A computed fold for a 1411-nucleotide RNA from an uncultured bacterium, annotated as small-subunit ribosomal RNA. Rfam family: Bacterial small subunit ribosomal RNA. The sequence is in RNAcentral, with records from ENA and SILVA.
C1' cells in the first nucleotide's frame, strides 16, 4: 500500500466484492505432546440430589448424647483388692446436641432482567449528615429490681407447628444513684465566612451511663460516656457518553415561597394555605433500545465497533409490594402480604426459591466434574488451640485460544523399479524421495530419585520494654495438588500430518471423465465434445496439529469527509423576497481576564498498553520499576487574538439635497385596425378545405364586395442578446391620480446602524376550484369526416369547458443561468444601455477618463471533460439550503396544510452489479454537403407466359449419395452419372485385407492363355513361363501363416493448413518520429483545388515512410529492322483447262523476335505564374489509345474435413474390400438458368461470296465407291503455318409463300434405321418417313449492356468410346442512347446527431398469453 468489476476503448462519477486484523464462536475434515489463559453469548427458562455461614462453654441456665471420674449394685476373672465388664446414681471434669446471649450472617460468591437515571465516568461541594468492629486520648463502671426461654406437666394438629401452664440465669432486660470535656434552653463575650450561618470561652437550668467472665496470681478479655483518627457509606453539583421531530407542545406536588411533619442529614421528601410559576428547538414530552466504567478490538491518526474473561461502581435475586432487626438491608441461601408455579396432605392446611458449586431437563449452531483440600491466600467467630469457608488453591473434560516442542538428521543415482501420472514415444516427472549406511533419542514407552510451594503452630532455651506480646535458636507435628514438575538410567526412527487450494483479483497446471448436463461461485463469472474454473488423477504453490467454512466487528472506504468530500452537465442550490432566533463581523484608545497561552499543586486506583530490569529451560504467561493517561479542578502570572465594558472615528451602511432613464406595480378615461354576429345594397353557383380529399357552409342566394350597426378580446409597424422588476412576470398611444426601487452627481447629517438567515410572513407561470359577471376569436372534452391493418392520434370541419372581469382558494413548472445571498481581489479586448467630468473642434462631431447595468472574445487559474473565465464554475471569507448507488419512489402509513384536485414533509421489504456524467473511435439516421459507379435517368435486347433442356426445392423411393443457400447456392462442384465412375440401395461375398512395411514357412514366378462353375465376383482346374553366384546362398516375385498394423467420400470447415468467393480494382489502410490531449485518442489522412485515383498541387504542427493507386508485364492498334520448307507473283522464267504448280526471290501480306511512338511534348484560352482543364495542330493512335494478368488493412466463426492436407473422436469378420442389378435419370408440383418460338426486317428451295482461332496418332481422315440419310466401305496425305476436321453462317442473287396456328412453330408420338460401346430395357446420340402440341410477343415484377460495345451469325475446343441448347475461346454483320444527379440500390470523403458497439438484421416501451 492496494486489486476486480459499468466501455468496443477513454477519463471522472458511484455502488458492490476481495486481500489484512480480531472473536466467550459454531460447523466439516483431521489430530502426537506440553505451558498459560478460557469455556450458557440462547430460556433472568424450570430446576431431582448434595453442598456453598457459621462460631464463642473464657457470657448464661443446663446436660440429650460422648469420654472421664466418683458412688451404689451385680457377674466374670483371680493375685482378696485388682483387672473387666454390666446396670443404676452424682454435671464432679474434658467437653456439648437443642435453648437464652453475642458477634457475623449488609461480606464473599452469582447474575445482567431492570435502568437513558447524578446510574455511571470525573472533578467537586456537605456550614446539611452517618460510621460496627479498628487506632490514638479523656473519665467511668455504685445500688438494686422483674422476667422469660431451655427443662418439666398438659393440650391441638396428618403434617408444619401451635396454645397454655408451673420453675430458672446471665455480658439478656428494667429502675435508682454518680456524671462533662456531652446533649438541649436561655444570657454575655471573642472570631470567622460569599452566605442560609459557623467556631470558641464563660454563666444559669434540665437531660443521660455501665457488665462481666478467664486465670492460683501477676495478668489478660471484655463493659460504659466523650473527644479525635482510620475505614465504609449517604446527600448535593458542574461536566461527560443513544436512536427516533413520521414524539413538539410537557408539567397538578407540578415551580416557588410561609409554617409543620419526617429523616442520619439537605430537600414538595410528605402535609396545610399562598404565589402563578417550571421544562422545551441549545431538543423537553413520548417512544424504542441499553447495565456504566477501566479497558478490548481495529485504525498511520482522528475515529469506529464491542464491554465476555480480571478490576471498580450500580442494579437484581421466582413476579410484584412491604416493612422488621440492626452500625450497616428495605436483606440471594430473614421475615411479612399477594401472584404464578411445583412439591406433601388425613383435604382441614402446610413446604418451597440454584442469576453461590456441581448437577438435571428444556431452549439451542453451541459452552465441562453430582471431583479433591482448607497445605497455601482471604473471610467469619473465638484469648487461643481450633471450628465453618463450592471464597480460594488444585486437579478432571473441550484444539475453543495463545506460546513452544516433535513427527528425524547427514550421507546415498544405477536418477531403480513402480504409478488408472504426462509424453513430441526419444523420454520426463514424483526425486535423494525410497532402499541402504553411518547418527541422535526432544516427546511417547520402561526402570530409578525426587523437589519448591511451609510462614506458622506445640514445646523448650535465651533475650529486648513492663515474666503477656516482640526476636533469635533447639526439638517436633503439618501438602490437596503428587510421586506431579525435575534430574538420571535404558531400548528404539521407533509410536506421531493434515487440510483446503492451484481462471483473474492470488503462489500454484496437466491428463481424463463430464457436454449449460452433472455442478461450481467471494465479485467478475465458468459448463452447450479438446473445461488449468465442474467431477477424479498425477503434479505444484500455502498454513500446519491443525486446516478450511459460516457468522459478527474495525480496516481497505476521502464510502458521512474534524483531520479529509461535494452541489452548471454525475446525486445535490429552496421558486423568490422580507425578517426573528442564531452565526459571522470596520478603524483608533483605555479596563477586564470568560475564551486563549505559560508555570505549579491535586486528582487522573490497580490491571492493561509502551520502555527497562528480573523468574519460569525458551516463549506465551508473569514480578518490580519507570513512563503515559491528551481529562478535570484549584492557584499563580501574562494581555496578541475572540470575548465584554467606557469613550471615540469614517472608509461598511444608511439620510438629506440636486439630475436624468425606464414595457417596475395599482386605478380611471379616452383609440384605431382586424375577426365574428347583425340589417340592408350588388351580385351568382360555388365556396372552404386538404398530400388528395370528405365532413361542413350554400338557389331558404353562400364565398366575394358596398354601407351602417354590435359586442368581446387582443394591441401591427416602432422591436434591439435594448430597458425595467427580487422572482413570476411587464409592450397600443397619450393623460390624470396614487406608488415602489435602481442609478449619477454632491459630501451636509447619523456613527457599524452590517452580512446573512433555521423557524415565521409575504409574493408566487400556467392549469385548476368556488361565487357573480362576460363570451368575439381560439380551444381541452365532444362528434363528425380523413388517413391507417386498426388511429380513442398526428390533418380537416364544427365545438363546451376554459382563455377576459371582480373577489376568495390553490402553490406547484425544464419556477433553468439546471449556477443560493454578501464583500474583496485577480491580463486584457470589444460591442451596447443610463449617467457624470475632461481635452479638443471645422459646432454633424471626435479622443480619453469614471460610475452603475447587458452581451461577446480571451490570459492565468480552475475542471473528469464539456467548459467557466472581473455577470467566475478563479484566489479567499462568512451564513443559508441540499447531497451520499440503481430500481421500487417522490410510493405508502403517519402528521400539517386544502372545497377538491392535490401539495408538504417522506420510509421500508424485496431486488439489481450497476445507474450515471464527460470526451473517443466506428457503425447508423425515412440529417446535411461533396463525389463516383449500367445505381437510376435515355436506350436496345430479354426474363417472369409458350415447349423443351439443365440445375434446386419439395414429394417419392429399398437407394433417389453427398456438398453448395440472399446479393456472393440453384447449365454451381460435374471439363460430361447407360456399366465403370459411385461415394448410396437390394443381394451374393472376402476378413492382414484393393493398397504401404516387418517377420516366418513354402514355391518359382509375374504374367499369358485356356477350361469348369457362378448373376457376376470369390473359388477350382491345366499349359507356357525369373536373374545373380564364389554354388554355401543371395536378389524378385508370388502363395500360405501369425500379429504389429493397413482401411474409412465415416463425424467436427465452429478445432485447422491450403485453396476460393465477396464487398471491390472500391481508393482506401497504415506506420515511424514529432506534436497536441490526463487518457482513449487525434493530427499526419482534415482544408482549398484537381484527377478513373489517399493522382498531383497549394496550404497547414506536422516531416517521413509502408502496402494499395498508376507504371513494369502479356495481347491488340502504326512504322522501321532481322529472319522466311506459310504468302505473293509486285518484277523475271517455266507451265496448265485452271491453280504459287515450278526456278527464283522476300518487296508487300503474314509468321515471330528486337525497337521507334504519346509525353499534356506544341500552340490558343481558363486557372493562382500551381496542379490540371478546355480547344487546337500534327499524328496510325491524345489526354490512363482498348483490353488482360494483378484484389491493400480487413469483413462474413462466408465455403470446402467429398481435390489434396491434418488434430480430436468414432468403426475394425465392418462404417473395411470385392462383385452383379438397380438408383443419382422418380414427378401432383414450386423456383433459378438456358434453348427453341409464337413469324414477312420472315419461312422454303437454288445459286454465289468472305473469317479468325484451334484441334488431329487407341487420331484427324480427303479423293472414290455406296445409301434418301445418319453413315458404311476403301483408302491418300498428315505428328501438322505443309494433310485433314472444314461447309464458315449471317450476307448476296433468283424464285415461292401472303399473316394463316399458316410452307410460322417444332413438342409429342409411331415406325424404320445408323453410330460408339461387353451391353443403348431402366437410361444415349443421330438420320429418314409419318404425326404436327403449346405458343400470335407474354401480369405483378425483374436482368444484362456506353462501341466493335449491345443485339445477331455461325466456327473452334476442353472432357469424351459415345453422348451439350452447357462452359471456355475464335471471328462476321454491327447499333441506339446519356438531359442530367431529383430519386431507388450499392459505394467513397467531410460534418452532425445517437440511450446502437452482436453495432438500426440495433436497443428497447406497453399491452396479451404461456410457464
Nucleotide at each position: 500500500a492496494g486489486a476486480g468489476u459499468u466501455u468496443g476503448a477513454u477519463c471522472c462519477u458511484g455502488g458492490c466484492u476481495c486481500a489484512g486484523g480480531a472473536u466467550g464462536a459454531a460447523c466439516u475434515c483431521u489430530a502426537g505432546c506440553g505451558a498459560c489463559a478460557g469455556g450458557c453469548u440462547u430460556a433472568a427458562c424450570a430446576c431431582a440430589u448434595g453442598c456453598a455461614a457459621g462460631u464463642c462453654g473464657a457470657g448464661g441456665g443446663g446436660c440429650a448424647g460422648c469420654g472421664g471420674g466418683g458412688g451404689c449394685g451385680g457377674a466374670a476373672g483371680c493375685u482378696u483388692g485388682c483387672u473387666u465388664u454390666c446396670g443404676c446414681c452424682c454435671g464432679c471434669c474434658g467437653g456439648c446436641g437443642a435453648c437464652c446471649g453475642g458477634c457475623g450472617c449488609a461480606c464473599g460468591g452469582g447474575u445482567g432482567a431492570g435502568u437513558a437515571a447524578c446510574a455511571c465516568g470525573u472533578a467537586u461541594g456537605c456550614a446539611a449528615c452517618c460510621u460496627g468492629g479498628c487506632c490514638g486520648c479523656c473519665a467511668c463502671a455504685g445500688g438494686g429490681g422483674g422476667a422469660u426461654a431451655a427443662c418439666c406437666c398438659g393440650c391441638g394438629g396428618a403434617a408444619a407447628c401451635g396454645c397454655g401452664g408451673c420453675c430458672u440465669a446471665a455480658u439478656a432486660c428494667c429502675c435508682c444513684g454518680u456524671g462533662a470535656c456531652g446533649c438541649c434552653a436561655c444570657c454575655g463575650g471573642a472570631g470567622g465566612g460569599c452566605a442560609u450561618c459557623c467556631u470558641c470561652c464563660g454563666g444559669u437550668g434540665g437531660c443521660c451511663a455501665a457488665a462481666g467472665g478467664a486465670g492460683c496470681g501477676a495478668u489478660c478479655c471484655g463493659g460504659u460516656g466523650g473527644c479525635g483518627g482510620a475505614u465504609g457509606g449517604g446527600c448535593a453539583u458542574g461536566c461527560g457518553g443513544c436512536g427516533c421531530a413520521u414524539u413538539a407542545g410537557c408539567u397538578a406536588g407540578a415551580c416557588g415561597g410561609c409554617g409543620g411533619g419526617g429523616u442520619g442529614a439537605c430537600g414538595g421528601c410528605c402535609c396545610a394555605c399562598c404565589g402563578a410559576g417550571g421544562c422545551g428547538a441549545c431538543g423537553a414530552u413520548g417512544c424504542g433500545u441499553a447495565g456504566g466504567g477501566g479497558u478490548u478490538c481495529u485504525g498511520a491518526g482522528a475515529g469506529g465497533a464491542a464491554g465476555g474473561c480480571c478490576c471498580c461502581c450500580c442494579a437484581c435475586a421466582c413476579u410484584g409490594g412491604g416493612a422488621c432487626u440492626g452500625a450497616g438491608a428495605c436483606a440471594c441461601g430473614g421475615c411479612c402480604c399477594a401472584g404464578a408455579c411445583u412439591c406433601c396432605u388425613a383435604c382441614g392446611g402446610g413446604a418451597g426459591g440454584c442469576a453461590g458449586c456441581a448437577g438435571u431437563g428444556a431452549g439451542g449452531a453451541a459452552u465441562a466434574u453430582u471431583g479433591g483440600u482448607c497445605a497455601a491466600u482471604g473471610g467469619g467467630c473465638g484469648g487461643a488451640a481450633g471450628c465453618c469457608u463450592g471464597a480460594a488453591c488444585c486437579a478432571g473434560c473441550c484444539a475453543a485460544g495463545u506460546c513452544g516442542c516433535g513427527u528425524g538428521a547427514g550421507g546415498g543415482a544405477u536418477u531403480a523399479a513402480g504409478g488408472c501420472c504426462c509424453u513430441g514415444c526419444g523420454g520426463g516427472u514424483c526425486g535423494u524421495a525410497a532402499a541402504c549406511c553411518u547418527c541422535u533419542u526432544u516427546u511417547g514407552c520402561c526402570g530409578g530419585g525426587g523437589a519448591g510451594c511451609a510462614g506458622u503452630g506445640g514445646u523448650c532455651c535465651g533475650g529486648a520494654c513492663g515474666u503477656g506480646u516482640c526476636c533469635g535458636g533447639g526439638c517436633u507435628g503439618g501438602g490437596a495438588g503428587a510421586g506431579u514438575a525435575c534430574c538420571c538410567g535404558g531400548a528404539g526412527a521407533a509410536a506421531a500430518a493434515g487440510c483446503a487450494u492451484c481462471g483473474g483479483c492470488u503462489a500454484a497446471c496437466u491428463a481424463c471423465g463430464u457436454g449449460c448436463c452433472a455442478g461450481c461461485a467471494g465479485c467478475c463469472g465458468c459448463g452447450g465434445u479438446a473445461a488449468u474454473a465442474c467431477g477424479u488423477a498425477g503434479g505444484g504453490g500455502g498454513c500446519a496439529a491443525g486446516c478450511g467454512u459460516u457468522a459478527u466487528c474495525c480496516g481497505g472506504a476521502u464510502u458521512u469527509a474534524c483531520u479529509g468530500g461535494g452541489u452548471g452537465u454525475a446525486a445535490a442550490g429552496g421558486g423568490a423576497g422580507c425578517g426573528u432566533a442564531g452565526a459571522c463581523g470596520g478603524c483608533g484608545a483605555u479596563g477586564c481576564a470568560a475564551g486563549c497561552c505559560a508555570g505549579a499543586u491535586g486528582u487522573g486506583a490497580a490491571a492493561g498498553c509502551c520502555c527497562g530490569c528480573g523468574g519460569c529451560u525458551c516463549a506465551a504467561c508473569u514480578g518490580c520499576g519507570g513512563u503515559a493517561g491528551u481529562g478535570c479542578a484549584u492557584u499563580u502570572g501574562g494581555a496578541a487574538c475572540u470575548g465584554u465594558a467606557u469613550g471615540g472615528c469614517u472608509g461598511g451602511a444608511g439620510u438629506g439635497c440636486a439630475g436624468g432613464a425606464g414595457a417596475g406595480g395599482c386605478a380611471g378615461g379616452c383609440g384605431g385596425a382586424a375577426u365574428u354576429c347583425c340589417u340592408a345594397g350588388u351580385g351568382u353557383a360555388g365556396c372552404g378545405a386538404u398530400g388528395a380529399a370528405a365532413u361542413g357552409c350554400g338557389u331558404a342566394g353562400a364565398u366575394a364586395u358596398u354601407a351602417g350597426g354590435a359586442g368581446g378580446a387582443a394591441c401591427a409597424c416602432c422591436a434591439g442578446u435594448g430597458g425595467c422588476g427580487a422572482a413570476g412576470g411587464c409592450g397600443g398611444g397619450c393623460c390624470u391620480g396614487c406608488u415602489g426601487g435602481a442609478c449619477u452627481g454632491u459630501a451636509a447629517c447619523u456613527g457599524a446602524c452590517g452580512u446573512u438567515g433555521a423557524g415565521g410572513c409575504u409574493c408566487g407561470a400556467a392549469a385548476g376550484c368556488g361565487u357573480g359577471g362576460g363570451g368575439a376569436g381560439c380551444a381541452a372534452a365532444c362528434a363528425g369526416g380523413a388517413u391507417u391493418a386498426g388511429a380513442u392520434a398526428c390533418c380537416c370541419u364544427g365545438g363546451u369547458a376554459g382563455u377576459c372581469c371582480a373577489c376568495g382558494c390553490u402553490g406547484u413548472a425544464a419556477a433553468c443561468g439546471a449556477u443560493g445571498a454578501a464583500u474583496a481581489c485577480u491580463a486584457g479586448g470589444u460591442g451596447u444601455c443610463g449617467g457624470g467630468g475632461g481635452c479638443u473642434c471645422a459646432c454633424g462631431g471626435g479622443c480619453g477618463c469614471u460610475c452603475g447595468g447587458u452581451g461577446c472574445c480571451g490570459c492565468a487559474g480552475c475542471a473528469a471533460a464539456c467548459g467557466c473565465a472581473g455577470u467566475a464554475a478563479g484566489u479567499a471569507u462568512u451564513c443559508c439550503a441540499c447531497c451520499u448507488g440503481g430500481g421500487g419512489a417522490g410510493u405508502a402509513c403517519g402528521u400539517u396544510c386544502g372545497c377538491a384536485a392535490g401539495a408538504a414533509u417522506g420510509a421500508a421489504a424485496c431486488u439489481c452489479a450497476a445507474a450515471g456524467g464527460a470526451a473517443u473511435u466506428g457503425a447508423c439516421g425515412g440529417g446535411g454537403a461533396c463525389c463516383c459507379a449500367c445505381a437510376c435517368a435515355a436506350g436496345c435486347g430479354g426474363u417472369g407466359g409458350a415447349g423443351c433442356a439443365u440445375g434446386u426445392g419439395g414429394u417419392u423411393u429399398a437407394a433417389u449419395u453427398c456438398g453448395a443457400a440472399g446479393c456472393a447456392a440453384c447449365g454451381c462442384g460435374a471439363a460430361g452419372a447407360a456399366c465403370c465412375u459411385u461415394a448410396c440401395c437390394a443381394g451374393u461375398u472376402c476378413u492382414u485385407g484393393a493398397c504401404a512395411u516387418c517377420c516366418c514357412a513354402a514355391u518359382g514366378a509375374a504374367u499369358a492363355a485356356a477350361g469348369g462353375g457362378u448373376a457376376a465376383a470369390g473359388c477350382c482346374u491345366u499349359u507356357a513361363g525369373c536373374c545373380c553366384u564364389u554354388c554355401g546362398g543371395g536378389g524378385c516375385a508370388u502363395u500360405g501363416g501369425a500379429g504389429a498394423c493397413a482401411g474409412g467420400u465415416g463425424g467436427u470447415g465452429c478445432a485447422u493448413g491450403g485453396u476460393u468467393g465477396u464487398c471491390g480494382u472500391c481508393a482506401g489502410c497504415u506506420c515511424g518520429u514529432g506534436u497536441c490531449g490526463u487518457g482513449a485518442g487525434a493530427u499526419g489522412u482534415u482544408g482549398g483545388g484537381u484527377u478513373a485515383a489517399g493522382u498531383c498541387c497549394c496550404g497547414c504542427a506536422a516531416c517521413g515512410a509502408g502496402c494499395g493507386c498508376a507504371a513494369c508485364c502479356c495481347c491488340u492498334g502504326u512504322c522501321c529492322u532481322u529472319a522466311g520448307u506459310a504468302g505473293c507473283c509486285a518484277g523475271c522464267a517455266u507451265g496448265a483447262a485452271a491453280a504459287g504448280a515450278u526456278g527464283g526471290g522476300c518487296a508487300c501480306u503474314c509468321u515471330a523476335g528486337g525497337g521507334a511512338g504519346a509525353c499534356a511534348g506544341c500552340c490558343g484560352g481558363g486557372g493562382a505564374c500551381a496542379a490540371c482543364c478546355c480547344g487546337g495542330a500534327g499524328g496510325a493512335a491524345g489526354g490512363c489509345g482498348g483490353g488482360g494478368a494483378u484484389g491493400a488493412c480487413g469483413u462474413c466463426a462466408a465455403a470446402u474435413c467429398a481435390u489434396c492436407a491434418u488434430g480430436c473422436c468414432c468403426c475394425u469378420u465392418a462404417u473395411g474390400g470385392a462383385c452383379u442389378g438397380g438408383g443419382c435419370u422418380a414427378c401432383a408440383c414450386a423456383c433459378g438458368u438456358g434453348c427453341u418460338a409464337c413469324a414477312a426486317u420472315g419461312g422454303c428451295g437454288c445459286c454465289u461470296a468472305c473469317a479468325a482461332a484451334g484441334u488431329g496418332a487407341a487420331g484427324c481422315g480427303a479423293g472414290c465407291g455406296u445409301g434418301a440419310g445418319a453413315g458404311c466401305g476403301u483408302a491418300a496425305g498428315c505428328a501438322a503455318a505443309a494433310c485433314a476436321c472444314a461447309a464458315a453462317a449471317a450476307a448476296g442473287g433468283c424464285g415461292u409463300c401472303c399473316c394463316a396456328g399458316u410452307u410460322c412453330g417444332g413438342a409429342u408420338u409411331g415406325u424404320a434405321g445408323u453410330c460408339u460401346g461387353c451391353a443403348a430395357c431402366u437410361c444415349g446420340a443421330c438420320u429418314a418417313c409419318a404425326u404436327g402440341a403449346a405458343g400470335c410477343u407474354g401480369g405483378a415484377a425483374u436482368c444484362g449492356c456506353u462501341a466493335g460495345u449491345a443485339a445477331u451469325c455461325g466456327c473452334g475446343g476442353a472432357u469424351c468410346a459415345g453422348a451439350a441448347u452447357g462452359c471456355c475461346g475464335c471471328g462476321g454483320u454491327g447499333a441506339a442512347u446519356a438531359c442530367g444527379u431529383u430519386c431507388c440500390c450499392g459505394g467513397g470523403u467531410c460534418u452532425u446527431g445517437c440511450a446502437c458497439a452482436c453495432a438500426c438484421c440495433g436497443c428497447c416501451c406497453g399491452u396479451c398469453a404461456a410457464g
The coordinates come from a structure-prediction model, not an experiment, and the mean pLDDT is 84.